[in-house]
Context: one part of a larger RNA
RNA sequence: GGCACACGGUGGAUGCCUUGGCAUCUGAAGCCGAUGAAGGACGUGAACGGCUGCGAUAAGCCGCGGUUAGGCGCUGAAUAGCCUUUGACCCGCGGAUCUCCGAAUGGGUAAACCCAGCAUCCGUAAUGGGAUGUUUGCGUGUACUGAAUACAUAGGUACACGUAGGUAAGCAAGGGAACUGACACAUCUCAGUACCUUGAGGAAAGGAAAUCAACCGAGACUCCCCUAGUAGCGGCGAGCGAAAAGGGAUCAGCCUAAACCUAUUGCGUGUAAGCAACCACGCGUUGCGCAGUAGGGGUCGUAGGACGUUAGUUCUCAGUCGUGGUUGGCUGAGCAAGAGUUACAAAGCUGCAGUUAGCAGAAGCUGUUGGAAUCCAGCGCCACAGCGGGUGAUAGCCCCGUACGCGAAAAUUGGCAGUCUCUUGUCUGACGUUCCUGAGUAGGACCGUACACGUGAAAUGCGGUCUGAACCUGGGGGGACCACCCUCCAAGGCUAAGUACUUCCAGAUGACCGAUAGCGGACAAGUACCGUGAGGGAAAGGUGAAAAGUCCCCCAGACGGGGAGUGAAAUAGUACCUGAAACCGCGUGCCU
Numbered sequence: 001g002g003c004a005c006a007c008g009g010u011g012g013a014u015g016c017c018u019u020g021g022c023a024u025c026u027g028a029a030g031c032c033g034a035u036g037a038a039g040g041a042c043g044u045g046a047a048c049g050g051c052u053g054c055g056a057u058a059a060g061c062c063g064c065g066g067u068u069a070g071g072c073g074c075u076g077a078a079u080a081g082c083c084u085u086u087g088a089c090c091c092g093c094g095g096a097u098c099u100c101c102g103a104a105u106g107g108g109u110a111a112a113c114c115c116a117g118c119a120u121c122c123g124u125a126a127u128g129g130g131a132u133g134u135u136u137g138c139g140u141g142u143a144c145u146g147a148a149u150a151c152a153u154a155g156g157u158a159c160a161c162g163u164a165g166g167u168a169a170g171c172a173a174g175g176g177a178a179c180u181g182a183c184a185c186a187u188c189u190c191a192g193u194a195c196c197u198u199g200a201g202g203a204a205a206g207g208a209a210a211u212c213a214a215c216c217g218a219g220a221c222u223c224c225c226c227u228a229g230u231a232g233c234g235g236c237g238a239g240c241g242a243a244a245a246g247g248g249a250u251c252a253g254c255c256u257a258a259a260c261c262u263a264u265u266g267c268g269u270g271u272a273a274g275c276a277a278c279c280a281c282g283c284g285u286u287g288c289g290c291a292g293u294a295g296g297g298g299u300c301g302u303a304g305g306a307c308g309u310u311a312g313u314u315c316u317c318a319g320u321c322g323u324g325g326u327u328g329g330c331u332g333a334g335c336a337a338g339a340g341u342u343a344c345a346a347a348g349c350u351g352c353a354g355u356u357a358g359c360a361g362a363a364g365c366u367g368u369u370g371g372a373a374u375c376c377a378g379c380g381c382c383a384c385a386g387c388g389g390g391u392g393a394u395a396g397c398c399c400c401g402u403a404c405g406c407g408a409a410a411a412u413u414g415g416c417a418g419u420c421u422c423u424u425g426u427c428u429g430a431c432g433u434u435c436c437u438g439a440g441u442a443g444g445a446c447c448g449u450a451c452a453c454g455u456g457a458a459a460u461g462c463g464g465u466c467u468g469a470a471c472c473u474g475g476g477g478g479g480a481c482c483a484c485c486c487u488c489c490a491a492g493g494c495u496a497a498g499u500a501c502u503u504c505c506a507g508a509u510g511a512c513c514g515a516u517a518g519c520g521g522a523c524a525a526g527u528a529c530c531g532u533g534a535g536g537g538a539a540a541g542g543u544g545a546a547a548a549g550u551c552c553c554c555c556a557g558a559c560g561g562g563g564a565g566u567g568a569a570a571u572a573g574u575a576c577c578u579g580a581a582a583c584c585g586c587g588u589g590c591c592u
Stems, first nucleotide, its partner, number of pairs: 001591005007585003015577001016542002020513002022510006029502002031166002039101003042055003046079001049075003061095006070083003106115003116135007136164010171199005181188001185235001211218002222249004232240002253494003256438001260296010273286001274283002276327006301472001303437004307432006315334007335425006348419005353413004358406002364379004380397002382386001388400003443467008453479001474489005529536002549576001552563004
């Protein structure tokens, strides 16, 4: 020096464990904000660095409930001082306080700071000073005021209301790539994706046919299955890719514009018309036309409505239409029928039932082993409860729970009823020479674009420029176009459910992970640290059943160690469960 064996050191693999994660499902909830949000800064404890809570009333104040004998949060322990059956602490509901920054909003600003005006009050001999409130921009409405410029308008002032900012995913709209694929690449694809902007909501969007279909018919929209990788589109390459029908989920339909009537305002015109009709009296800036506003009326495609004439039919009572009589119209009350708070009108109240604390909840002992019994043995018991967790090893019967059942002073609810509110009581048919039924619209040309459809035979929708109808004897569509036929009624609007998603709350489940895994994060984690910044971003779990965490003696400067003691165990001693390998040693044997 090598090899082998044994014993150690170092190291932290492996096994076991889990406080933490991941995924899915179910239910609930689905916005917060000028009454100052989200997010922060700084404070706040007897002593206090971090976390949590809270805000100068500062780990808290008040009220009402629940529970209960202990309590003064977590991060080591101890101390001091307190609170508490006159109910503390804890849990729930409601209220008060809530510094400064932040949309930040009196002005400024390098966020958490600086400096003001006005009103009222406090203080000073006076000035300086202090307290409370108020003072942002924009939009809408009302009132006042008011230029160039006479009326007016712009502008200004005051008041009231709204708005601004945040938010995980989902949604709509406005913009909108490239890598990539096409074995290169340009049309094409990726893809109307990513991303940017705006907006709204608990969903959003869409929505009651100028729709489909095919000579039969269907009957708003949305979502799922299927149709179907079909019909088609396509340097007919790569690729892209429907719809009707059928089966389901859920179901809901409405309001206007116009014609016409009435009222009112303005302008014009007018002394004759008119005042519901007829006759008589009376009135007379009451009439007529145009425009605006409000109420009634009306909403459709087998066309519908208005107006006029006519036929049939329809609860009761009262009032009224200049006066009197007849006819007719209008208004109110009762009664009857129907409907309703998400559209079609609209607001409460009461009860029930949920939610936000909780209550109650069966049944086991002995022996053996052991440090410890829940194991084992013996003999029992409960079960609408043998889900689960804890307890010194593996517990239905030790503890918390679980099944079944019960409970609210207060707040609250897309639930269910009642009260309540609203509508209707006239509608139907026939005839008509009349009137209305959404115009710079539909359509066209050129150019784009969306439609599965790349300009194609290219219908249909949307947009830019230029044009530009009919109007019910009308108009659109049926994939160029024409005819016949069928079907629907654009150019105004609203609308629940079925559908998407999950920041947040509760519960459940797992051939999900088990500390190099699982969230980046089981620990002071978006921390330490890095970067001017946007941003990047860790490592780090385990004594023991219980600290019982080694009194005391010895060596020693300290660290550390030897005894003694605790403990079942100390080669479990806080560098702590197990403790692999590399690597470093001590001892013995063999070889050289």